[in-house]
């Protein structure tokens, strides 16, 4: 790089890292000296979104939904991405067609009310690493939402065909 076989059916706060901060090695200033601080250097090394909820097809676009954190670096870049925009198919708005609307296959929109075993934190125990820090297992609380779920209202137009 190709082909092939096997598990797995968990998949986008998902992946990556040159600002940033933090370590750790070397040099050098301050300094009796050890420590400290502070500068420089590394084809060094870590951090860099907790989890709930989103996919018909194609192209395009980019801060593209909700909360949670003992406080927010989940900061700043960059890719990506179920958003959004147009088409196409597709469901619904009187029985067919088309145009309009508005969805996406559980398929119109609007409001009320109602509901959730969330994870990471925190606590323990272990593992790796000089070290920042990283891995795994157990316990245990706490949400929203455009997630679910029940009423309710409202859309029920034009043009045309059939039918009564």
């Nucleotide at each position: 790089a190709g082909a092939c076989g096997a598990a797995c059916a968990c998949c986008a706060g998902c992946g990556c890292c040159a600002g940033a901060c933090c370590c750790c090695c070397g040099g050098c200033a301050u300094g009796a000296g050890c420590g400290a601080u502070g500068c420089c250097g590394g084809c060094g090394g870590g951090u860099g979104a907790c989890g709930a909820g989103g996919c018909g097809g194609a192209g395009g676009u980019u801060c593209a939904u909700c909360g949670a954190a003992g406080u927010c670096u989940u900061c700043g870049g960059c890719g990506g991405a179920u958003g959004c925009c147009u088409c196409c198919c597709g469901g619904c708005c009187c029985g067919g067609c088309a145009c309009g609307g508005u969805c996406g296959u559980g398929a119109u929109c609007g409001a009320a009310c109602c509901g959730a075993c969330a994870a990471a934190c925190c606590c323990c125990a272990c593992c790796g690493g000089c070290a920042a820090c990283g891995g795994u297992g157990g316990c245990c609380a706490c949400a929203a939402a455009g997630c679910g779920g029940u009423u309710c209202g409202a859309a029920c137009g034009u043009g045309u065909c059939g039918c009564u």

This is a predicted structure of a 164-nucleotide RNA (glmS glucosamine-6-phosphate activated ribozyme aptamer) from an Actinomycetota bacterium. It matches the Rfam family "glmS glucosamine-6-phosphate activated ribozyme aptamer". For this family Rfam cites "Control of gene expression by a natural metabolite-responsive ribozyme" (Winkler et al., Nature, 2004). By type it is a riboswitch. The model forms 89% of the base pairs in the Rfam consensus.